[in-house]
Context: one part of a larger RNA
RNA sequence: GGCGUAUGGAGGAUGCCUUGGCUUCGGCAGGCGACGAAGGACGCGGUAAGCUGCGAAAAUGUACGGGGAGCUGCAAACAGGCCUUGAUCCGUAUGUGUCCGAAUGGGGCAACCCCGCAAGUUGAAGACUUGCGACCAUCAUCGAUGGGGCGAACCCGGGGAACUGAAACAUCUUAGUACCCGGAGGAGAAGAAAGAAAAAUCGAUUCCCUGAGUAGUGGCGAGCGAAACGGGAAGAGCCUAAACCGGCGGGUUCACGGACCAGCCGGGGUUGUAGGACCGGCCAAAGGCUGGCGCAAAGGAACCGGAAGCAUCUGGAAAGUUGCAGCAGAGAGGGUGAUACUCCCGUAUGGGUAACGAUUGCGUCACAGGGCCGGCACCUGAGUAGGGCGGGGCACGUGGAAUCCUGUCCGAAUCUGCGGGGACCAUCCCGCAAGGCUAAAGACUGCCGAAGACCGAUAGUGAACCAGUACCGUGAGGGAAAGGUGGGAAGCACCCCGAACAGGGGAGUGAAAUAGAACCUGAAACCGUACGCCU
Numbered sequence: 001g002g003c004g005u006a007u008g009g010a011g012g013a014u015g016c017c018u019u020g021g022c023u024u025c026g027g028c029a030g031g032c033g034a035c036g037a038a039g040g041a042c043g044c045g046g047u048a049a050g051c052u053g054c055g056a057a058a059a060u061g062u063a064c065g066g067g068g069a070g071c072u073g074c075a076a077a078c079a080g081g082c083c084u085u086g087a088u089c090c091g092u093a094u095g096u097g098u099c100c101g102a103a104u105g106g107g108g109c110a111a112c113c114c115c116g117c118a119a120g121u122u123g124a125a126g127a128c129u130u131g132c133g134a135c136c137a138u139c140a141u142c143g144a145u146g147g148g149g150c151g152a153a154c155c156c157g158g159g160g161a162a163c164u165g166a167a168a169c170a171u172c173u174u175a176g177u178a179c180c181c182g183g184a185g186g187a188g189a190a191g192a193a194a195g196a197a198a199a200a201u202c203g204a205u206u207c208c209c210u211g212a213g214u215a216g217u218g219g220c221g222a223g224c225g226a227a228a229c230g231g232g233a234a235g236a237g238c239c240u241a242a243a244c245c246g247g248c249g250g251g252u253u254c255a256c257g258g259a260c261c262a263g264c265c266g267g268g269g270u271u272g273u274a275g276g277a278c279c280g281g282c283c284a285a286a287g288g289c290u291g292g293c294g295c296a297a298a299g300g301a302a303c304c305g306g307a308a309g310c311a312u313c314u315g316g317a318a319a320g321u322u323g324c325a326g327c328a329g330a331g332a333g334g335g336u337g338a339u340a341c342u343c344c345c346g347u348a349u350g351g352g353u354a355a356c357g358a359u360u361g362c363g364u365c366a367c368a369g370g371g372c373c374g375g376c377a378c379c380u381g382a383g384u385a386g387g388g389c390g391g392g393g394c395a396c397g398u399g400g401a402a403u404c405c406u407g408u409c410c411g412a413a414u415c416u417g418c419g420g421g422g423a424c425c426a427u428c429c430c431g432c433a434a435g436g437c438u439a440a441a442g443a444c445u446g447c448c449g450a451a452g453a454c455c456g457a458u459a460g461u462g463a464a465c466c467a468g469u470a471c472c473g474u475g476a477g478g479g480a481a482a483g484g485u486g487g488g489a490a491g492c493a494c495c496c497c498g499a500a501c502a503g504g505g506g507a508g509u510g511a512a513a514u515a516g517a518a519c520c521u522g523a524a525a526c527c528g529u530a531c532g533c534c535u
Stems, first nucleotide, its partner, number of pairs: 001534009015520001016484002020455002022452009031150002039100003042055003046078001050074002061094006070082003105114003115133007135147005154185001155183005165172001169219001195202002206233004216224002237437003240381001244267005250261004272415001274380003278375006288367001290366008299356001303351003309324003313320001325342002327331001333345003386410007396422001417432005471478002491519001494506004
């Protein structure tokens, strides 16, 4: 020095565990904010650095409800207190709520500085206390109301890439994606046919299944990619403009009788087998996406009741073993010194109520709200429809390219009318644009709950632990590591070695201390010690 055996050190794999995650489903909520939010700064405790809670009324005040024996958060100990005259705790309501922050009296390097007016304190000034004082919009002209900012995703609109793919690349694709901006709501958008069809017909919209990777589109490359029918979820329909009538205050004209014009308000009216106005004639009382108020019901906070077991043995400990019982609308689950239906919390099941109460039902008030025949030919949304040019959007890349939007230039018809049925024309069929509103079915998830052929500490969230922390960066931003004594601290009194409050040896605790806090198990690399063999 090597190998082997034994025994240690070092190290923290593995096993077991789980307080934390992940996913899906269900439910609640879907907003908060000038009545000052979200988020912070600084404070508040007997002692108090951090976290949590709270705000100069500061780990909290008041009222009511719940609850019933201890309490003074995490968090021990000390000190001082509170509590059956019901504390702590839980729920609801309310009070207080410094300073910054949309931040809003002015300023500012956020949490700071400075001012005006009114009232108060003071004999007065200074100073202090309280209140008010930003801007924009609308109505209006003392002023009032609203807005502003924040928020995970979802929704609509205005803008809008590139890498990439096409095995290069330009049309194309990525993609109307990412991203920026505006806006809204609990959903948003869409929506009551100028529709879809072609058998006959259907009858707002949205969503799902199917149709279908079809029809198509496409340097016919890469790719892109429908629709109707059919089957389901849900279901609901309405209001205006105009004709005509009336009113009001203006304007023009006037022979002062009036006439005309536009505007505003009210009535009227709302559709395509056309409808309405007006004139004539006749009939009738149906019913509501409507609003307010009241009542009722389900629901709805903390919370309450909730069955049934003892002994033996092993053991540190019984829930294990053995014996004999019981309950079960409860043998889900968790805890308890090992594995508990009957020990504890619970579970099945049943009860409870304030605010509130979507929704539903009833009542009441208000509001809206008809039909038929004949005549007449007044009305039925104009710089619109449509066309040219240039673009965009439609699954559809200009194509034979309909349909939709429009920057620019043109520019109709008026019910004997107009649009569409994928160039265009005819016939036929369907519909009625150029005003508007509209629940439900459908998207998402902050919170709560449940479940898992999900993870189990290099996994699962970045984060099981005081993590968006420490740390890095001027900044935008990046971003960790780190869980486990024991049933219970019973966390080693006392003695000894030692410079030592280091470390260790005894003693003691404990089932165990090779469970001693660098603490469950404790692999390997690596380093020793003892012995054996070999060199």
A computed fold for a 535-nucleotide part of an RNA from a Bacteroidales bacterium, annotated as large-subunit ribosomal RNA, domain I. Its mean pLDDT, the model's own confidence on a scale to 100, is 82. The full RNA is in RNAcentral, with records from ENA.